A computed fold for a 528-nucleotide part of an RNA from an uncultured bacterium, annotated as small-subunit ribosomal RNA, 5' domain. Its Rfam family is "Bacterial small subunit ribosomal RNA". The prediction has a mean pLDDT of 81. The RNAcentral record of the full RNA draws on ENA and SILVA.
Context: one part of a larger RNA
RNA sequence: AGCGAACGUUUGCGGCGGGCCUAACACAUGCAAGUCGAACGAGAACCGGUCCUUCGGGACCGGGGAAAGUGGCGCACGGGUGCGUAACACGUGGGUAAUCAACCCCCUAGACUGGGACAACCCGGGGAAACUCGGGCUAAUACCAGAUGUGGCGUCCGGGACUUCGGUCCUGGCCGCGAAAGGUCCGCAAGGGCCACUAGGGGACGAGCUCGCGGCCCAUCAGCUUGUUGGUGAGGUAAUGGCUCACCAAGGCAGAGACGGGUAGCUGGUCUGAGAGGAUGAUCAGCCACACUGGAACUGAGACACGGUCCAGACUCCUACGGGAGGCAGCAGUGGGGAAUAUUGCGCAAUGGGCGAAAGCCUGACGCAGCCACGCCGUGUGAGCGAUGAAGGUCUUCGGAUCGUAAAGCUCUGUGGGGGGAGAAGAAUCAAGCCGGUGAAGAGCCGGCCCUGACGGUAUCCCCUUAGCAAGCACCGGCUAACUCCGUGCCAGCAGCCGCGGUAAUACGGAGGGUGCAAACGUUGCUC
Numbered sequence: 001a002g003c004g005a006a007c008g009u010u011u012g013c014g015g016c017g018g019g020c021c022u023a024a025c026a027c028a029u030g031c032a033a034g035u036c037g038a039a040c041g042a043g044a045a046c047c048g049g050u051c052c053u054u055c056g057g058g059a060c061c062g063g064g065g066a067a068a069g070u071g072g073c074g075c076a077c078g079g080g081u082g083c084g085u086a087a088c089a090c091g092u093g094g095g096u097a098a099u100c101a102a103c104c105c106c107c108u109a110g111a112c113u114g115g116g117a118c119a120a121c122c123c124g125g126g127g128a129a130a131c132u133c134g135g136g137c138u139a140a141u142a143c144c145a146g147a148u149g150u151g152g153c154g155u156c157c158g159g160g161a162c163u164u165c166g167g168u169c170c171u172g173g174c175c176g177c178g179a180a181a182g183g184u185c186c187g188c189a190a191g192g193g194c195c196a197c198u199a200g201g202g203g204a205c206g207a208g209c210u211c212g213c214g215g216c217c218c219a220u221c222a223g224c225u226u227g228u229u230g231g232u233g234a235g236g237u238a239a240u241g242g243c244u245c246a247c248c249a250a251g252g253c254a255g256a257g258a259c260g261g262g263u264a265g266c267u268g269g270u271c272u273g274a275g276a277g278g279a280u281g282a283u284c285a286g287c288c289a290c291a292c293u294g295g296a297a298c299u300g301a302g303a304c305a306c307g308g309u310c311c312a313g314a315c316u317c318c319u320a321c322g323g324g325a326g327g328c329a330g331c332a333g334u335g336g337g338g339a340a341u342a343u344u345g346c347g348c349a350a351u352g353g354g355c356g357a358a359a360g361c362c363u364g365a366c367g368c369a370g371c372c373a374c375g376c377c378g379u380g381u382g383a384g385c386g387a388u389g390a391a392g393g394u395c396u397u398c399g400g401a402u403c404g405u406a407a408a409g410c411u412c413u414g415u416g417g418g419g420g421g422a423g424a425a426g427a428a429u430c431a432a433g434c435c436g437g438u439g440a441a442g443a444g445c446c447g448g449c450c451c452u453g454a455c456g457g458u459a460u461c462c463c464c465u466u467a468g469c470a471a472g473c474a475c476c477g478g479c480u481a482a483c484u485c486c487g488u489g490c491c492a493g494c495a496g497c498c499g500c501g502g503u504a505a506u507a508c509g510g511a512g513g514g515u516g517c518a519a520a521c522g523u524u525g526c527u528c
Base pairs, nucleotide, nucleotide: 001527002526003525005524006523007522008521009520012379013378014377015376016375017374018372019371020337025335026334027333029332030331031330034073035072036071039070040069046063047062048061049060050059051058052057080290081289082288090214091213092212093211094210095209096208099207100206104203105202106201107200108199109198110197112146113145114144115143121136122135123134124133125132126131152177153176154175156173157172158171159170160169161168162167182195183194184193185192186191216262217261218260223253224252225251228250229249230248231247232246233245234244235243265287266286267285268284269280270279271278272277292313293312294311295310296309315326316325317324318323343369345368346367347366351365352363353362354361355360382412383411384410385409392403393402394401395400416469417465418464419463420462421461422460426455433449434448435447436446437445438444472517473516474515475514476513477498478497479496483512484511485510486509487508493500494499
């Protein structure tokens, strides 16, 4: 000098930040990922109409649209934590001629003809439940078959350029393989717009793999290794590779520290320091790893998947004892641990994200509010005048000295506080409606008007009110700024070091006075 601090005493206000460093201990409750009816079938409540009626109600048609289902996209982002990890995990700079890539942008070509199912629903059955089984019906942008296929992929046969001699790129031929889906709006139609679909090329964003270099401790760890090191072939992957397997060879690493052990997420940064360096990795940002513990794959453009699945284990809960359910290292919150760390708040108004043509819905991301002097910064607790140097306290050599212009008193001011009133910026949109432009168009697109605020009646401003409501903490032997009295008597106690205390203690305790900081001041811990 610093701190994510804690403890003690004290505490007026505001702004901006920060807030489980310990048990990656266990978790009650609520919320944290949905959305699309403009992909699809069906359709409850309710409303209207017709008919029937045993007057209880029922059937059909139309409107209506809940909950659920099929399907699509998202759920791999965002949010949390730092267990593991000494490693291509991270940082930095390369390679990928060894690769992938949903959504988005640009370009090219296309979207033809058919088919059969399965949920929902109905019927029946099992189960305490979780749930589940069988039969029947049905739609699609779900699924399948065929056609076409510029281009794409594959075998083979050529040509050219480049080459790290492995291959890459361009180009020609035969054969083979492989696509698609519609919805909505305008329009009488023809046709057109928008969104979606298929194949391919390019881009952007992202990701995988790989290499050089860099950053901890212990040698009281000196030898380590059999998929080990390399080769051939095969499998596997988006892709290289002992990644895996079969066979072959016997290699590979190590004192420039292999192997082993300990510790640890890494970085931008942060703290300190004149610097070199040392220490550190909270908040914010990038990357990595993890999601009760261990293992595994499925789906998918992407996961080996925090709020998905399966298996095993520990724990908790339900049970009809047969069997089931769960995973806060999301936001709040609870218990526990601890010196110690907050509300079971408001809102999607803004920013951002998912879905949707859109309206919109969802969003504990986020924006705000609450608590805490935890930190930094600002500000106030009044200002001027005022000597009978009042009263009172303390000291005294008893003369006085000091607290002290301090108070009182007089004259002012009005920040914060209290009362009353006015009152934001943050809002840009989108859609509907109206107007204008473009357009064949009332479709679509562009511009204008209009609409939208959790915070919040907040910030801010104005008026009123009264000096009225707002100062403490540590220290005073030397280091080190600041001295006397009383009490105590090696006691009680102090103490960072030196050391004080045994009858005159500036060192203990109190008082008066003083010094230093100040809404803080000290102490402890840790780092330089």